[in-house]
The prediction has a mean pLDDT of 81.
A computed fold for a 74-nucleotide RNA from a Gemmatimonadales bacterium, annotated as transfer RNA.
Rfam family: tRNA. Rfam classes the family as a transfer RNA. From the family's description: Transfer RNA (tRNA) molecules are approximately 80 nucleotides in length.
The same sequence occurs in records of 2 taxa.

RNA sequence: GCCAGGGUAGCUCAGCUGGUUAGAGCAGCGGAAUCAUAAUCCGCGGGUCGGCGGUUCGAGUCCGCCCCCUGGCA
Numbered sequence: 001g002c003c004a005g006g007g008u009a010g011c012u013c014a015g016c017u018g019g020u021u022a023g024a025g026c027a028g029c030g031g032a033a034u035c036a037u038a039a040u041c042c043g044c045g046g047g048u049c050g051g052c053g054g055u056u057c058g059a060g061u062c063c064g065c066c067c068c069c070u071g072g073c074a
Base pairs, nucleotide, nucleotide: 001073002072003071004070005069006068007067010026011025012024013023019057028044029043030042031041032040050066051065052064053063054062
């Protein structure tokens, strides 16, 4: 330099051909229960969806450029 995959919550990820509130598990916080702790159960908060621009009534999703990560080729 070229090709492919990826970037969404603190972490691991889902979100299928654009549509109504952006979600799960773990972690965190609060509570229940217990003599107490862990496990268990209930609840809660947490997101500029990598950045900028475009298309559209509407973009995490489509298009362009750029940044970063992983793998391959040279």

Lineage of the source: Bacteria > Pseudomonadati > Gemmatimonadota > Gemmatimonadia > Gemmatimonadales.